Background
Model confidence (mean pLDDT): 78 of 100. This is a predicted structure of a 130-nucleotide RNA (FMN riboswitch aptamer (RFN element)) from Pseudogemmobacter humi. Lineage of the source: Bacteria > Pseudomonadati > Rhodobacterales > Paracoccaceae > Pseudogemmobacter. It matches the Rfam family "FMN riboswitch aptamer (RFN element)". Its family is annotated with FMN binding in the Gene Ontology. The sequence was found by an Rfam model in a public genome assembly.

RNA sequence: GGAAGUUCUCAGGGCGGGGUGAGAUUCCCCACCGGCGGUGACAGCCCGCGAGCGCCUUUCUUCGGGAAGGGUCAGCAGAUCCGGUGAAAUUCCGGGGCCGACGGUAUAGUCCGGAUGAAAGAGAACCGCG
Numbered sequence: 001g002g003a004a005g006u007u008c009u010c011a012g013g014g015c016g017g018g019g020u021g022a023g024a025u026u027c028c029c030c031a032c033c034g035g036c037g038g039u040g041a042c043a044g045c046c047c048g049c050g051a052g053c054g055c056c057u058u059u060c061u062u063c064g065g066g067a068a069g070g071g072u073c074a075g076c077a078g079a080u081c082c083g084g085u086g087a088a089a090u091u092c093c094g095g096g097g098c099c100g101a102c103g104g105u106a107u108a109g110u111c112c113g114g115a116u117g118a119a120a121g122a123g124a125a126c127c128g129c130g
Stems, first nucleotide, its partner, number of pairs: 001129001005126006016030004031110002033100002035049004044098002052076002054073001055070006080096005102113003
């Protein structure tokens, strides 16, 4: 100096007020929140990634479904415009708009649950190499 490897640590925020109702933090009005990497300049909505559902394989089954594994494999997985500055910004500033897995429950991005889980990734130490 630094490719690969091993171990360890860390790794998500948000319903406050009012209305209707038997019942709603779920509906209606006003609110609130924004993971990780990249990108000429700081990004929820530019390009990707992650958990979840699904799917596939194995297996159990009282045939309703359960368990383990795979991890993109059919598929779901969202959403941005206008103006300004600038060499450069859908990233900054001003304004307007939009989006948010699954199960539960009066219909949920914000409550409860799987989850004291998993993980994109970040950091540290070490082995070893030149």